This is a predicted structure of a 102-nucleotide RNA (SAM riboswitch aptamer (S box leader)) from Virgibacillus halodenitrificans JCM 12304. The sequence was found by an Rfam model in a public genome assembly. It matches the Rfam family "SAM riboswitch aptamer (S box leader)". Gene Ontology term of the family: regulation of gene expression. Rfam's curators write: The SAM riboswitch is found upstream of a number of genes which code for proteins involved in methionine or cysteine biosynthesis in Gram-positive bacteria.
RNA sequence: UUCUUAUCCAGAGAGGUGGAGGGACUGGCCCUUUGAUACCUCGGCAACGGACUGAUUAAGUACCGUGCCAAUUCCAGCAGGCGUAUGCCUGAAAGAUAAGAA
Numbered sequence: 001u002u003c004u005u006a007u008c009c010a011g012a013g014a015g016g017u018g019g020a021g022g023g024a025c026u027g028g029c030c031c032u033u034u035g036a037u038a039c040c041u042c043g044g045c046a047a048c049g050g051a052c053u054g055a056u057u058a059a060g061u062a063c064c065g066u067g068c069c070a071a072u073u074c075c076a077g078c079a080g081g082c083g084u085a086u087g088c089c090u091g092a093a094a095g096a097u098a099a100g101a102a
């Protein structure tokens, strides 16, 4: 990098460095000099894999490997349905994360 499977309406922030962008892409809409993104420290959330407890299930612990801590994956994008309509619903696609495989 590609493929497969599962999940994505829950949850969880302070300090420091630094100084202009950021929220994947496009459109919208937001966040941001009352300091974004990023990095560091500490803290926290969750429970995918391992480990352990348990009876092999369920369930649990949070020790190890990840992940995450504005807004539902912020909303939409494609297809279908409903509606006079702003819209609403369902399923895909795309994306993210985990585990496995090549």
Stems, first nucleotide, its partner, number of pairs: 001102008013042005021031003025077004043069003048065003051061003073094001078091005